RNA sequence: UGCUUAUAGAGAAAGGCCGAGGGACUAGACCCGCUGAAGCCUUAGCAACCUGACACUUGUCAAGGUGCUACAUUCUACCCGCCAAUCGGUGGGAAAGAUAAGCU
Numbered sequence: 001u002g003c004u005u006a007u008a009g010a011g012a013a014a015g016g017c018c019g020a021g022g023g024a025c026u027a028g029a030c031c032c033g034c035u036g037a038a039g040c041c042u043u044a045g046c047a048a049c050c051u052g053a054c055a056c057u058u059g060u061c062a063a064g065g066u067g068c069u070a071c072a073u074u075c076u077a078c079c080c081g082c083c084a085a086u087c088g089g090u091g092g093g094a095a096a097g098a099u100a101a102g103c104u
Base pairs, nucleotide, nucleotide: 002103003102004101005100006099007098013043014042015041016040017039021032022031023030026077027076028075029074044069045068046067049065050064051062052061053060054059073096078093079092080091081090082089083088
């Protein structure tokens, strides 16, 4: 870098440095931001994919490797169903992205 599988409901922030952007990419919309964005550091926390212990039918505990700590995979874009029959609304799926594990 790519492939496969699983998950996406919930949860969890303070301080310091810095200084204008950020919510993955493109376009549009929406939202956050000098009452301090992104990034870095410290401390704390959340969760339980891998891991460990116990139990043994899938559960309890721990937290070593990751991950995460505004809102939300924010919405639309592609396909299908329904309503409307132009715009649009609604439900499902796909695609893409995220995280983990395994392989390459």

The RNA shown here (SAM riboswitch aptamer (S box leader)) has 104 nucleotides. The prediction has a mean pLDDT of 81. Of the family's consensus pairs, 97% are formed in the model.